[in-house]
Predicted 3D model of a 349-nucleotide part of an RNA (small-subunit ribosomal RNA, central domain) from a metagenome.

Context: one part of a larger RNA
RNA sequence: UUGGGCGUAAAGCGGGUGUAGGCGGCUUGAUAAGUUCGGUGUGAAAGCCCUGGGCCCAACCCAGGAAAUGCACUCGAAACUGUCUCGCUAGAGUCCCGGAGAGGGUGGCGGAAUUCCCGGUGUAGAGGUGAAAUUCGUAGAUAUCGGGAGGAACACAGUGGCGAAGGCGGCCACCUGGAUGGUGACUGACGCUCAGACCCGAAAGCGUGGGGAGCGAACAGGAUUAGAUACCCUGGUAGUCCACGCCGUAAACGUUGGGUGCUCGACGUAGCGGGUAUUGACCCCUGCUGUGUCCAAGCUAACGCGAGAAGCACCCCGCCUGGGGAGUACGGUCGCAAGGCUAAAACUC
Numbered sequence: 001u002u003g004g005g006c007g008u009a010a011a012g013c014g015g016g017u018g019u020a021g022g023c024g025g026c027u028u029g030a031u032a033a034g035u036u037c038g039g040u041g042u043g044a045a046a047g048c049c050c051u052g053g054g055c056c057c058a059a060c061c062c063a064g065g066a067a068a069u070g071c072a073c074u075c076g077a078a079a080c081u082g083u084c085u086c087g088c089u090a091g092a093g094u095c096c097c098g099g100a101g102a103g104g105g106u107g108g109c110g111g112a113a114u115u116c117c118c119g120g121u122g123u124a125g126a127g128g129u130g131a132a133a134u135u136c137g138u139a140g141a142u143a144u145c146g147g148g149a150g151g152a153a154c155a156c157a158g159u160g161g162c163g164a165a166g167g168c169g170g171c172c173a174c175c176u177g178g179a180u181g182g183u184g185a186c187u188g189a190c191g192c193u194c195a196g197a198c199c200c201g202a203a204a205g206c207g208u209g210g211g212g213a214g215c216g217a218a219c220a221g222g223a224u225u226a227g228a229u230a231c232c233c234u235g236g237u238a239g240u241c242c243a244c245g246c247c248g249u250a251a252a253c254g255u256u257g258g259g260u261g262c263u264c265g266a267c268g269u270a271g272c273g274g275g276u277a278u279u280g281a282c283c284c285c286u287g288c289u290g291u292g293u294c295c296a297a298g299c300u301a302a303c304g305c306g307a308g309a310a311g312c313a314c315c316c317c318g319c320c321u322g323g324g325g326a327g328u329a330c331g332g333u334c335g336c337a338a339g340g341c342u343a344a345a346a347c348u349c
Stems, first nucleotide, its partner, number of pairs: 003321004007303002012317001014200004021193003025088002029084003033081002035077002038074005049065006091190001092187004096182003103176007110154001115149007125136002161168002205246006214240002219235004257316006265294011298305002322349003331342004
């Protein structure tokens, strides 16, 4: 490479926007590049194959034929692909009317709790544990009441909701993205995917400046233990928080790339709509979108998946090819650094 694969065996890029490229709905006519019929030329000889012949046979050799799946030119064909063209509306999109939402950003506000400070009451303990001790307390702690300061986090919370993913949760206002339901009108294939590229990207970490209540790597002490560089306890610095700038990783997981169509059912739940009904939010029937559970067929090595497929198909991208060495070395590139990305071989089983 031809293949076979990627939920758990090796394998889906963490996610998006999108360039080149690949692929692409119904229909009229044209063209003839792809495609296809025929013809011509060429496709050296030898060899392979077929027929006949020569050495006694064979190997070997000789003659003829066939073949040479290819290329070029040429007469045609026009279904399919391509190109140009007349149209269409089922894909895609725009407009209009609704409701839902922790979607994003900025500013402001709120109550409970912890800690600290001030004051009152009050007195000998408090705290902590398996038990203790370190620790705090007669310089008045713990407890309790009143006042104040400051930071961080928001009970209700739901296989509920929103977002492309990371992720998003008190309340209010402003700015702003997307999805979804309904009805018609409009554009007329404007679509799908996407190498490179660009953007986003938890936590930790880094830079500068703030902030610092609680928690708390490191560190110190007390215990435990044979030891205890741990688990438990008392403290506690970075950090956790904010602004701006980096980093670019993860069990970034549904360990399942994106798109389109098709393929029994049952039961929940969220949003919107239609019908029936009612005093009425309900109930009942039903459509679409999302999110769950159980199953038919089918698939699967099994587990399991099963209209949100891991079923049946098509299109595009990424990736895998025995274990270790190794996601390492070297080189390149990015980064302030930590390190990231790309990525071997010897050797060995």
The prediction has a mean pLDDT of 88. It matches the Rfam family "Bacterial small subunit ribosomal RNA".